[in-house]
Context: one part of a larger RNA
RNA sequence: UGACGGGGGCCCGCACAAGCAGCGGAGCGUGCGGUUUAAUUCGUCGCAACGCGAAGAACCUUACCAGGGCUUGACAUGCUAGUGGUACCGAACCGAAAGGCGAGGGACCCUUCGGGGAGCUAGCACAGGUGCUGCAUGGCUGUCGUCAGCUCGUGCCGUGAGGUGUUGGGUUAAGUCCCGCAACGAGCGCAACCCCUGUUGCCAGUUGUAUUCUCUGGCGAGACUGCCCCGUAAAGCGGGGAGGAAGGCGGGGAUGACGUCAAGUCAGCACGGCCCUUACGUCCUGGGCCACUCGCACGCUACAAUGGUCGGUACAAUAGGUUGCCAAGGAGCGAUCCGGAGCUAAUCCCUAAAGCCGGCCUCAGUUCAGAUUGCAGGCUGAAACCCGCCUGCAUGAAGGCGGAGUUGCUAGUAACCGCCGGUCAGCACACGGCGGUGAAUACGUUCCCGGGCCUUGUACA
Numbered sequence: 001u002g003a004c005g006g007g008g009g010c011c012c013g014c015a016c017a018a019g020c021a022g023c024g025g026a027g028c029g030u031g032c033g034g035u036u037u038a039a040u041u042c043g044u045c046g047c048a049a050c051g052c053g054a055a056g057a058a059c060c061u062u063a064c065c066a067g068g069g070c071u072u073g074a075c076a077u078g079c080u081a082g083u084g085g086u087a088c089c090g091a092a093c094c095g096a097a098a099g100g101c102g103a104g105g106g107a108c109c110c111u112u113c114g115g116g117g118a119g120c121u122a123g124c125a126c127a128g129g130u131g132c133u134g135c136a137u138g139g140c141u142g143u144c145g146u147c148a149g150c151u152c153g154u155g156c157c158g159u160g161a162g163g164u165g166u167u168g169g170g171u172u173a174a175g176u177c178c179c180g181c182a183a184c185g186a187g188c189g190c191a192a193c194c195c196c197u198g199u200u201g202c203c204a205g206u207u208g209u210a211u212u213c214u215c216u217g218g219c220g221a222g223a224c225u226g227c228c229c230c231g232u233a234a235a236g237c238g239g240g241g242a243g244g245a246a247g248g249c250g251g252g253g254a255u256g257a258c259g260u261c262a263a264g265u266c267a268g269c270a271c272g273g274c275c276c277u278u279a280c281g282u283c284c285u286g287g288g289c290c291a292c293u294c295g296c297a298c299g300c301u302a303c304a305a306u307g308g309u310c311g312g313u314a315c316a317a318u319a320g321g322u323u324g325c326c327a328a329g330g331a332g333c334g335a336u337c338c339g340g341a342g343c344u345a346a347u348c349c350c351u352a353a354a355g356c357c358g359g360c361c362u363c364a365g366u367u368c369a370g371a372u373u374g375c376a377g378g379c380u381g382a383a384a385c386c387c388g389c390c391u392g393c394a395u396g397a398a399g400g401c402g403g404a405g406u407u408g409c410u411a412g413u414a415a416c417c418g419c420c421g422g423u424c425a426g427c428a429c430a431c432g433g434c435g436g437u438g439a440a441u442a443c444g445u446u447c448c449c450g451g452g453c454c455u456u457g458u459a460c461a
Base pairs, nucleotide, nucleotide: 001461002460003458004457005456007455008454009453010452011451012450013449015445016444019409020408021407022406023405026301027300028299029298030297031296032295033294034292035291042053043052064287065286066285067284068283069282070281073126077125078124079123080122081121082120083119088105089104093100094099108117109116110115128276129275131274132273133272137270138269139265140264141263142261144259149188150187151186152185153184154183155164156163157162168179169178170177194253195252196251197250199221200220201219202218203217204216205215224247227241228240229239230238231237232236303402307361308360309359310358311357312356313355320349321348324343325342329338330337331336368399373394374393375392376391377390378389379388415437416436417435418434419433420432421431
C1' cells in the first nucleotide's frame, strides 16, 4: 500500500422486511449427472454450467459407432512427365450405396498447322484433420457492475515503499455539486449528446367516401428547480405550491472505466507448438446423439365452482408473405383437401384469447385433470420402424395446492390471456418480440446476501 476480520462508523441495492404469484410434491417436456451401450460425439460445472453453444439431430446436419469404399485425395496452388478419340456423357454387369469395371457416343480455345492451352492420367511438392494444448495466443464473451470508482501532470510531504490531490462538513442516482483544505489542474468513467415512448405545431403522404381527425414519415416546440413560499451562513440541496400532457435524472433502451476470476471459447473464426498422414484424412449405407433402475436444474399442464362445458357476441399490436401468404365458394365430425380471386403488398392474405350474454354441471377424483395405450385418418418429406407433427373415436393414470428449503417482481410492474417472428421441407411447453385485462405491498434498515466510502487490528501478500 492492499487484502482479510463471526472490528467499528456512515450509505446503497427486490438484499431483508411488507405483499403477490411461483418452484420444491404429481404427470409430461427439455437440459445435466449417473448408469447402460458398438456408439449413446464434444464443450460448459457455485453465483457467472444444467430450454447453455443447438434461432429447430428422421437422411443431411454429425464431429460418434458398425460395416463397405477411396487414396494427390471431397477442396487450393505449383512443378515434371504422359495422354489425342482426350475432356465430357455413359448402356450392361457387381454392389445397400459409395465405389469398381466399362461397350458405345463424343467436344472447346489459340495456332506460324510443327504445336500450345484447358482437361485427364501418373508422379512430386502438398492438401486435409471438429486430433491435443483457452496454462503458448488473437478476437469475442461472461462476472463483480450502471457499481462509482480508476488514474495522470506539476507542486508539496516522506531516507524509501508511498502519501497528498481522491481525506473532511453537507448533498446526490453518481469522485453529482457546493464549502473547506498543500495542493492546483487534467484524463478514463458518471451525466449529457443517440434511439423508442408520453403532449403539441408545421410540412408531406392513392389509410379512409370525408382539406377535420386517426395513422405514417420528416422538421421543430416543450421541463430548466425556469416562477412563488419556507428551511439552511453562502452555494447547492431539501419540503410545499402554481402553471402544465409531463415535473425535479418523466418511463424504457443502447452505452459497461482501471481492473478481477491463468473465468469461458483451439468446436464459429484466426493463430504458435505438438501429433496423424492408404490414415486421427475423405465418401457411403445403416445405427447413435432420442438409450433408462436412479438423482438434480429449468419449464408446461393440473389438482377445479372468481371453475369446467355448450351456444351466441366484441375488441389488438408487433411482425411476415412470389419456389410465398393464401380470400370467396365447396367436401369432410376434424386434422385437412379441392378450388382459385387478390397481393412483389399502409391498397391482398395471415389474424386473437382471456372478456361479455345465456344454458347446463353442484363438490364428486367428478361434465376436474389429462398422462398412457388401442384403432382409424391427415400433412411434410425419396423415406416418419428405431425417431416427426396434427385430427377423430375409444382408453382414462398420478394428482385434492405440495417437507426442509427456495425464485421472480415496486406499476401499466407482477399475475393472467392470447398473437407474431427467427430457425425451418416438416417439427416449439424453448427463445426473441407484441398487444389485451390488470393488482397487492414497502413500518423500516436490527438481521441474511452483495456492494461503496472512512477508520481500526493483523503473525497474510
The prediction has a mean pLDDT of 83. This is a predicted structure of a 461-nucleotide part of an RNA (small-subunit ribosomal RNA, 3' major domain) from an uncultured bacterium. The RNAcentral record of the full RNA draws on ENA, Greengenes and SILVA. Rfam family: Bacterial small subunit ribosomal RNA.